Model confidence (mean pLDDT): 88 of 100.
The part of an RNA shown here (large-subunit ribosomal RNA, domain VI) has 281 nucleotides and comes from a Pseudomonadota bacterium.

[in-house]
Context: one part of a larger RNA
């Protein structure tokens, strides 16, 4: 920009893409078969490999904004307690998120037409012949079925819902009327109007390079703060007690605590602007 008014939802599916794998074990059955050795078809059940998709309950990895321990040095006057730097200084753990080595699921089944091949009926050619007419069976393959995208599918589809002129002037046309005139249509200009809805903007994240997408904007829990909880670390500081002291014990599962869950308008989403028109060739 188009999809012959505009808008918000929900869709159909032309077409395209993805998937499609394989092993082993058990039962049938030590059966059929075979002198024996050996040893099935068919059918059913189970368990795996690799691959794919999703997820984070579990097992773990990461987790440089969480907790703790430790060394050197500088600083906060000193003690104590802390801060900076030293690869995140080193080390031990670890929430959310992300991830796999973790967890769940997938390939199935079914229908149609076929290949090689196997047949029925059957002539040419009194026989024979699956083929010439005709009719069946038959693959991990083909077309459907499953999953994803999808109406720029310009052949631009469908359904539902929502929204939009009262008037003036001029010109012209149609109808009614004897006429004056009236009614209506069309075009242009003016006036009025600016809808439904969208965007901007703001607070954000399940989204993300930007954009887009999604949530929210006071009729509000969108983010921050605060409160509670979960979760992590692992018993803070201060004080008291014991000990000459190092240190230990008590207060104390303490203190601290990022992203998690729930709640709460305290803070910030204020105010507003713009686009979009007027019933549709």
């Nucleotide at each position: 920009c188009g999809u012959a008014g505009g808008a918000g939802a929900c869709u159909u599916g032309a077409g395209g893409g993805a998937a499609g794998u394989c092993g082993c074990c058990c039962a049938c059955a030590g059966u059929a078969c075979g002198a024996g050795a050996g040893g099935a078809c068919c059918u059913g059940g189970g368990u795996g490999a690799a691959c794919g998709c999703a997820c984070c309950u579990c097992u773990g990895a990461u987790g440089u904004a969480c907790g703790a321990g430790c060394u050197g040095u500088c600083c906060u006057g000193c003690c104590a307690a802390g801060g900076g730097c030293a690869c995140c200084g080193c080390u031990c753990g670890g929430u959310a998120g992300u991830c796999a080595a973790g967890u769940g699921c997938g390939g199935c089944a079914g229908g149609g037409a076929u290949a090689a091949c196997c047949g029925c009926u059957g002539a040419a050619a009194g026989c024979a012949u699956c083929u010439a007419a005709g009719c069946g069976g038959g693959a991990a393959g083909c077309c459907c079925c499953u999953c994803c995208c999808a109406a720029g599918a310009u052949g631009a589809g469908g359904u539902c819902u929502c929204c939009c002129g009262a008037g003036u002037a001029u010109a012209u046309c149609a109808c009614c009327g004897c006429a004056a005139g009236g009614u209506g249509g069309u075009a242009u200009a003016c006036c009025c109007u600016g809808a439904a809805g969208g965007c901007u903007c703001a607070u954000c994240g399940u989204a993300g390079a930007c954009u887009a997408c999604g949530a929210u904007g006071u009729u509000g829990a969108u983010a921050g703060g605060c409160c509670a909880c979960a979760g992590g670390u692992g018993u803070a500081a201060g004080c008291c007690c014991a000990g000459u002291a190092a240190u230990g014990g008590g207060u104390u599962g303490a203190g601290c605590c990022g992203a998690g869950u729930g709640g709460u308008a305290c803070u910030a989403a204020u105010c507003a602007g713009c686009c979009g028109u007027g019933c549709g060739g």
The source organism's lineage runs through Bacteria, Pseudomonadati and Pseudomonadota.